[in-house]
Background
The RNA shown here (small-subunit ribosomal RNA) has 1454 nucleotides and comes from an uncultured prokaryote. Rfam family: Bacterial small subunit ribosomal RNA. The sequence is in RNAcentral, with records from ENA.

RNA sequence: AGGGUUUGAUCAUGGCUCAGAACGUACGCUGGCGGCACGCCUAACACAUGCAAGUCGAACGCAGUAGCAAUACUGAGUGGCAAACGGGUGAGUAUAAUGUGGGAAUCUGCCUUUUGGUUUGGAAUAACACGAGGAAACUUGUGCUAAUACCAAAUAAGCCCUUACGGGGAAAGUUUUAAUGCCGAAAGAUGAGCCGAUGCCUGAUUAGCUAGUUGGUAAGGUAAAAGCUUACCAAGGCUUCGAUCAGUAGCUGGUCUGAGAGGACGACCAGCCACACUGGGACUGAGACACGGCCCAGACUCCUACGGGAGGCAGCAGUGGGGAAUUUUGGACAAUGGGGGGAACCCUGAUCCAGCCAUUCCGCGUGAGUGAAGAAGGCCUUCGGGUUGUAAAGCUCUUUCAGCCGGAACGAUAAUGACAGUAGCAGGAGAAAAAGCUCCGGCUAACUUCGUGCCAGCAGCCGCGGUAAUACGAAGGGAGCGAGCGUUGUUCGGAAUUACUGGGCGUAAAGCGUGCGUAGGCGGUUUAGUAAGUUAGAAGUGAAAGCCCUGGGCUCAACCUAGGAAUUGCUUUUAAAACUACUAAACUAGAAUCUCGGAGGGGAUGGUGGAAUUUCCAGUGUAGAGGUGAAAUGCGUAGAGAUCGGAAGGAACAUCAGUGGCGAAGGCGGCUAUCUGGACCAAUACUGACGCUGAGGUGCGAAAGCGUGGGGAGCAAACAGGAUUAGAUACCCUGGUAGUCCACGCCGUAAACGAUGUAAACUAGCCGUUGGGACCUUAGGUUUCAGUGGCGCAGCUAACGCACUAAGUUUACCGCCUGGGGAGUACGGCCGCAAGGUUAAAACUCAAAGGAAUUGACGGGGACCCGCACAAGCGGUGGAGCAUGUGGUUUAAUUCGAUGCAACGCGCAGAACCUUACCAGCCCUUGACAUCCCGAUUGGGAGGAGCAGAGAUGCACCUCUUCAUUUAGUUGGAUCCGGUGACAGGUGCUGCAUGGCUGUCGUCAGCUCGUGUCGUGAGAUGUUGGGUUAAGUCCCGCAACGAGCGCAACCCCUGCCCUUAGUUGCCAUGGGUUGGGCCGGGAACUCUAGGGGAACUGCCGGUGACAAGCCGGAGGAAGGCGGGGAUGACGUCAAGUCCUCAUGGCCCUUAUGGGCUGGGCUACACACGUGCUACAAUGGCGGUGACAAUGGGCAGCGAAGGGGCGACCUGGAGCGAAUCCCGAAAAGCCGUCUCAGUUCGGAUUGUACUCUGCAACUCGAGUGCAUGAAGGCGGAAUCGCUAGUAAUCGCAGAUCAGCAUGCUGCGGUGAAUACGUUCCCGGGCCUUGUACACACCGCCCGUCACACCAUGGGAGUUGGUUUUACCCGAAGGCGGUGCGCUAACCUCUUUUGAGGGGGCAGCCGACCACGGUAAGGUCAGCGACUGGGGUGAAGUCGUAACAAGGUAGCCGUA
Repeated sequence: AGGGUUUGAUCAUGGCUCAGAACGUACGCUGGCGGCACGCCUAACACAUGCAAGUCGAACGCAGUAGCAAUACUGAGUGGCAAACGGGUGAGUAUAAUGUGGGAAUCUGCCUUUUGGUUUGGAAUAACACGAGGAAACUUGUGCUAAUACCAAAUAAGCCCUUACGGGGAAAGUUUUAAUGCCGAAAGAUGAGCCGAUGCCUGAUUAGCUAGUUGGUAAGGUAAAAGCUUACCAAGGCUUCGAUCAGUAGCUGGUCUGAGAGGACGACCAGCCACACUGGGACUGAGACACGGCCCAGACUCCUACGGGAGGCAGCAGUGGGGAAUUUUGGACAAUGGGGGGAACCCUGAUCCAGCCAUUCCGCGUGAGUGAAGAAGGCCUUCGGGUUGUAAAGCUCUUUCAGCCGGAACGAUAAUGACAGUAGCAGGAGAAAAAGCUCCGGCUAACUUCGUGCCAGCAGCCGCGGUAAUACGAAGGGAGCGAGCGUUGUUCGGAAUUACUGGGCGUAAAGCGUGCGUAGGCGGUUUAGUAAGUUAGAAGUGAAAGCCCUGGGCUCAACCUAGGAAUUGCUUUUAAAACUACUAAACUAGAAUCUCGGAGGGGAUGGUGGAAUUUCCAGUGUAGAGGUGAAAUGCGUAGAGAUCGGAAGGAACAUCAGUGGCGAAGGCGGCUAUCUGGACCAAUACUGACGCUGAGGUGCGAAAGCGUGGGGAGCAAACAGGAUUAGAUACCCUGGUAGUCCACGCCGUAAACGAUGUAAACUAGCCGUUGGGACCUUAGGUUUCAGUGGCGCAGCUAACGCACUAAGUUUACCGCCUGGGGAGUACGGCCGCAAGGUUAAAACUCAAAGGAAUUGACGGGGACCCGCACAAGCGGUGGAGCAUGUGGUUUAAUUCGAUGCAACGCGCAGAACCUUACCAGCCCUUGACAUCCCGAUUGGGAGGAGCAGAGAUGCACCUCUUCAUUUAGUUGGAUCCGGUGACAGGUGCUGCAUGGCUGUCGUCAGCUCGUGUCGUGAGAUGUUGGGUUAAGUCCCGCAACGAGCGCAACCCCUGCCCUUAGUUGCCAUGGGUUGGGCCGGGAACUCUAGGGGAACUGCCGGUGACAAGCCGGAGGAAGGCGGGGAUGACGUCAAGUCCUCAUGGCCCUUAUGGGCUGGGCUACACACGUGCUACAAUGGCGGUGACAAUGGGCAGCGAAGGGGCGACCUGGAGCGAAUCCCGAAAAGCCGUCUCAGUUCGGAUUGUACUCUGCAACUCGAGUGCAUGAAGGCGGAAUCGCUAGUAAUCGCAGAUCAGCAUGCUGCGGUGAAUACGUUCCCGGGCCUUGUACACACCGCCCGUCACACCAUGGGAGUUGGUUUUACCCGAAGGCGGUGCGCUAACCUCUUUUGAGGGGGCAGCCGACCACGGUAAGGUCAGCGACUGGGGUGAAGUCGUAACAAGGUAGCCGUA
């Protein structure tokens, strides 16, 4: 510090996700030791049991025990102090808390200092004793008694009150001295209370709240200020700088993270607060409204004799429960502290320790050295080896740690040690007891084999898995960390993804439709003053701990500890005065006003004009008119349409008209009058910052729509009809109502767009145009201000683009955005008559959605060009019969493959057996074939023939032939037989694992590269452009210059000539001959096959750009590629082929291998492809017998001759072939038939034959005779062909025993047409659009049906919370009363009482918790039914969008 993920690729936007750190964690696997720390985050749920607050005899009496006693000890009680600390928890609390820094009207036990006192009396009471009641808890009567308990009096230096005279108020003793206590006062310290300032979460779908409320006066009250309380008076107080309400939450020091700023958190430790079963209340006290106190109410639990009682672990342990989850019912007061006490001492679950837990952090160990036969085993393998791996074993060492044994601290400077016989130290033994976890497709370090086969599974994101998975599971190996390792959850980071530091808004999300304007924010020049902001210094504070730095202590570290720094803050104070602010004064450059002038569809109201449409009236006139792609509905003989004249009525204003004008925007267009707004120019004058922006607010605001009343010509939602269509609730046509128009009132939205907020300043130019001015003058002149356009520099931008009218550089203010969908939706509020508008979520779901540009592909986009592509022609197919292939069906099997073009007379250049892969049956199992081993045999091979059998096969026989070598069946070879296992074998699967080969686009003209240049980049350029060509062929131009694979040429055949050669071919001249080049001879010719020549736009003219080229001509056998062939670029189609061959993997192994017989591949309601033969006279038949070329031939071609009507038979000359044979060419020519199912056509069938072959039944070909079907030129549709071509005619060959209408070749005869490129198909190049990239056979929308999920409405129902009114009114304090009861003091009387004062019970009153009634607000749960939404496998219906998407699309509205 970044990475992965949207795309074919790119850049940018943008979300999701990963790598890091952390945790009070939990879970899984594993686990040696030690140190330090932490340990119910959930149910503030309920709690058994034990302990957690007592102590004092030096305050007091009594009782008991011991003692002879003095006395000591013990117990309960009176009394004092403490129990308000310590410990726990975080429910409540958004402020009565808390943090920070201040303030004044207070209290403060114990402690410290100072000062002054401590005198005299009195009356009770518990304990106790005797009774009583009760189950218990406990209560109660009578009587006795003490005090540092209680009361009175005295005194008063301080003190308090006061009308300033005066008045009021204390004490306690104990004890042997000594000491200590007690009372008053003043001060301190400590602690506490109070006040205001400031900081402190979210929501405006919470906007108004408040009656003790805000203030005053008086009284009360408190330790103390105060509406703290009451009465009266006033009507205030808080709030958009967010009151009130709702939700959530203890606050802080700090902790985690982060570069920081920040963000999240508030366990442990420390400070504060709040709470103690829930609610209320007070008492005592210095302090509480009190965790282990009291009273009341409530819920719950327990005891009970049913009458009543008891209780409160959010103290320490512990239990149940909840939960993913959190420990021992331990030891000790030794230390540190706390309470009591004079002290000893007692108490202390505070605390110190121990126990449990890998929960965190830190440290240590599980050995070290040597050791190659690179052991065995495992795994992989190309079978050679590699790897695990110096790893192990072995050998030599060591003993940290654990264990054993010995002695032994600090913590305590005198005593006291729970920890603990612990830490540490020493001794000896022995490698001894001690390694796992996760991962290995990319991100991300680390790879192979097997298993599985979209299954099982994995997954943080992208994504793996459908038979060769580095992604699942296992193994081997490897990587990482290590007593841990992974996973889950959470926080920060990365995320500049809320942007203060540090983002954006033309098109990615994002500028309000547009003005005016309130608050607010910001604001021109100069001077003076002030000092709020600002800056500097100082002081106080910012607790400690923590973080950081420097030291120190545990062997180190974690940890502990000392000092420092820091604590960025707040307060006070001193100073400065530049800037902001404030005050005062001034200025004119911003802004406004007065004057002159012209421009304008700016607005409102009234009047008025012509053209056109329509309707009505009348005339003329006759059969159509209208409309469309074509039609029809509708109109018209009742007279339309057409034409002419007249009338009515409404709406809109052609031309001018212009990226021209005006307006804030919406918007504004005939002419004219009136009223009226704004802007501009020019030139003075005047005011003197009066300005800019603008949350709320308010005005305006197209169309559609709504209300009321008019109006209504044309147009025209809805609607009707006609067409189109598979359908057509559309597009087209004929009609047609709201509406469109006017007046008034609503609505308030638009793709209200420049998708660009307003205002100001600055920053090159050039060319138009509107309005005004200046100068010059008449020019296409110069210049200025204000507008409005085009291009363009710098700059900006992801790019496109913007560019003085900014999207540049700056400033001020406002609005808005933060992934897509859900959704601009639901709910709530506000507005509206309604339609609806505005404000505006969440659950859930996806890993993308979106922008710009690039390359392709595509378009029912465009331009150019080509092709038998169309057109022009010729002949076919599709109809018939037959042949052949395919589909389908059938079958035991009808083997398999090929399936649009580019499968279908294709693999098959030839299925009766064989072929043959299929089926049935019968056989074989190391095999029909190959290699190796063992045994046997030396023999084996060839031929003939017998028996059984369907045959394979089995059994038996005859003839011929007969290995080499060695001392040696010794060795080699061979063969069959027998055996063993390795193996053979497979036309079994996968062409989507492959090689090779092939098809196709396409013989189309394309496909690329290097360097350079341009672009952030994908890419572009070159290769585009202007011409030209069959051609990316060539020329010219050009940021390109070159090059490669293709094109062309080089190769073959053919067309002309020359030359060489002359047999088997040839024969001009010459001769011979009965007939044939038959012969002599010739080398001229034809021909054969070698070598050359020839054609290059070379020449001429025209044209073109002086080019390339094109057109015409000459010459020439041939002319512009002369004709034909071979030759197939980069690539596409997962095209075809595992059944040619080869081959990975998988599968079969007495069978999916091998052999044989028979059958099948030849089936047949049907459909299609390719052909043959025809339908006839351009013909059939008969006759005649002219003229080819390519080829083939020894298991062959087969002549002559002979036989047969013929197929054919016989025969066997010649020929391994320019010699012989196949071999006859056929169309042609002559005659006849005369238009008919025929003298056409030949299917089918019968019969008799021929040939091949082991064998023609299934199932061959041919012949003769007889039979004589369909068919009369073929619907929609469709194919081939541009010249020696089509058409037509025959010939040959391969395969082959036989079988050809197929295939491959050969020659004979031999046309027609092409205007042309609009259209169909295919292709090339350029351009354009795109939401396509598996690329239009693409993408994609909505309803419906099914399943699941979350959510809205919903009659209601359940619960929480809260408000208002009323009822009830416990305990309690307060106020009143107090006839009952009553020790202290006083008076009287007198020893008994009476009265007074005071007190208590009781009663009354207001307040008030719980509870109740009624009415609301708000939140949540459930809810029949219902609405839309989302997600799902290959469902249904259409085809709305993306191309002109086939009606351009989109926005608002009905």